[in-house]
Context: one part of a larger RNA
Molecule: small-subunit ribosomal RNA, 3' major domain
Organism: uncultured bacterium
RNA sequence: UGACGGGGGCCCGCACAAGCGAUGGAGCAUGUGGUUUAAUUCGAAGCAACGCGAAGAACCUUACCUACUCUUGACAUCCUGAGAACCCUGUAGAGAUACGGGGGUGCCUUCGGGAACUCAGUGACAGGUGCUGCAUGGCUGUCGUCAGCUCGUGUCGUGAGAUGUUGGGUUAAGUCCCGUAACGAGCGCAACCCUUGUCCUUAGUUGCCAUCAGGUUAUGCUGGGAACUCUAAGGAGACUGCCGGUGACAAACCGGAGGAAGGUGGGGACGACGUCAAGUCAUCAUGGCCCUUACAAGUAGGGCUACACACGUGCUACAAUGGCCGGUACAAACGGUUGCGAAGCCGCGAGGUGGAGCUAAUCUGAGAAAACCGGUCGUAGUCCGGAUUGGAGUCUGCAACUCGACUCCAUGAAGUCGGAAUCGCUAGUAAUCGUGAAUCAGAAUGUCACGGUGAAUACGUUCCCGGGCCUUGUACA
Numbered sequence: 001u002g003a004c005g006g007g008g009g010c011c012c013g014c015a016c017a018a019g020c021g022a023u024g025g026a027g028c029a030u031g032u033g034g035u036u037u038a039a040u041u042c043g044a045a046g047c048a049a050c051g052c053g054a055a056g057a058a059c060c061u062u063a064c065c066u067a068c069u070c071u072u073g074a075c076a077u078c079c080u081g082a083g084a085a086c087c088c089u090g091u092a093g094a095g096a097u098a099c100g101g102g103g104g105u106g107c108c109u110u111c112g113g114g115a116a117c118u119c120a121g122u123g124a125c126a127g128g129u130g131c132u133g134c135a136u137g138g139c140u141g142u143c144g145u146c147a148g149c150u151c152g153u154g155u156c157g158u159g160a161g162a163u164g165u166u167g168g169g170u171u172a173a174g175u176c177c178c179g180u181a182a183c184g185a186g187c188g189c190a191a192c193c194c195u196u197g198u199c200c201u202u203a204g205u206u207g208c209c210a211u212c213a214g215g216u217u218a219u220g221c222u223g224g225g226a227a228c229u230c231u232a233a234g235g236a237g238a239c240u241g242c243c244g245g246u247g248a249c250a251a252a253c254c255g256g257a258g259g260a261a262g263g264u265g266g267g268g269a270c271g272a273c274g275u276c277a278a279g280u281c282a283u284c285a286u287g288g289c290c291c292u293u294a295c296a297a298g299u300a301g302g303g304c305u306a307c308a309c310a311c312g313u314g315c316u317a318c319a320a321u322g323g324c325c326g327g328u329a330c331a332a333a334c335g336g337u338u339g340c341g342a343a344g345c346c347g348c349g350a351g352g353u354g355g356a357g358c359u360a361a362u363c364u365g366a367g368a369a370a371a372c373c374g375g376u377c378g379u380a381g382u383c384c385g386g387a388u389u390g391g392a393g394u395c396u397g398c399a400a401c402u403c404g405a406c407u408c409c410a411u412g413a414a415g416u417c418g419g420a421a422u423c424g425c426u427a428g429u430a431a432u433c434g435u436g437a438a439u440c441a442g443a444a445u446g447u448c449a450c451g452g453u454g455a456a457u458a459c460g461u462u463c464c465c466g467g468g469c470c471u472u473g474u475a476c477a
Base pairs, nucleotide, nucleotide: 001477002476003474004473005472007471008470009469010468011467012466013465015461016460019425020424021423022422023421026316027315028314029313030312031311032310033309034307035306042053043052064302065301066300067299068298069297073125077124078123079121080120081119082118083117086103087102088101089100090099091098092097107114108113127291128290130289131288132287136285137284138280139279140278141276143274148187149186150185151184152183153182154163155162156161167178168177169176193268194267195266196265198236199235200234201233202232203231204230208225209224212223213222214221239262242256243255244254245253246252318418322377323376324375325374326373327372334365335364336363339358340357344353345352346351384415389410390409391408392407393406394405395404431453432452433451434450435449436448437447
């Protein structure tokens, strides 16, 4: 000087407390461990691994296993020889591949040849998702959006170092003020950026419809309008600016006015010096080591989907604030030409048919759902719950056996609110309800986004956890 203390002081955080909802019990989904297996490819490991890499394993992917093949190679450059390329097709085979048959003769040319492509040969080389993240770059997690981390000059100290950065106030903040052997400065904080909340101006189609007119069973449907909503560009607006009080005449704090918004208005992006030899050699790049008729490459099938069990994360429930039936209302955001696909018709339905319109404020996915109104059920393993299984189908795709999703009929398991323990959340939040997108042929209870309905509680900082500053002890570095 740090680190640590079941030392002290001050302070903060959904850290506790006060509340609300969950997990832990059940069934299923998904990840992991373990076991099994020819293989169940690999990585991730307290918080910070475990719906994680994977924004999507039937083949492919795919790295694993088995079998069959191949060796200048599936991919790149160079050299030699032959042939344009390419198209059609036969036999064997699971295919890769092997052996044939036929067509075709192009472009440039100094007629030597050349360009692109294919085949054969030679070696230089290719290739490796093989090892090392403890050799590395890059990227990322974490402490933590915590308020810290440092430097120059000066001063003090023999020196390591100290000072500044401590102290008195204050703040979300090393934020600001005052004091001060310090005076300044840098990286962080804040602001500048995006979005949302109010108003104004401009613009007015594909969006809008107040006034006027026409028309319809009905609809901005039509003429028209530029007010409103909205869209999207520019501006205004909030700064403790104003008033009162407290304070040290400071910084600031408390209350008030005006205002759409008030003291960082809400949300996001943004992550200092560093820590964990944290993670990643399997995104990529890369040193070293290793393989080179194989640890490279191709193909078919299988596996990654196994199942006594254990754990994590979720979904659905156990019901009446509910289930079912009928009626009826209101969103936002997003996608669409290899695409979205309307009306109509067929089917109980998944879906089929159909093909209008749309490169989209125009057409379309598209019916929002919870809510509301009416009916029924009456506390029951039930008109709760839906697992499992049988049958029949639909769709995608070369192909749904291993191993897809969905529909209909039948079946109707566990489950009556969950031990110890544990998690999230402070407001348009929790809870609850639907909607969309990426990936994607198909395949979400996951992920990311969107809106609808919409709470309760916070006395307080003694305690648990994590963190910041000062101080103290130490046999630790």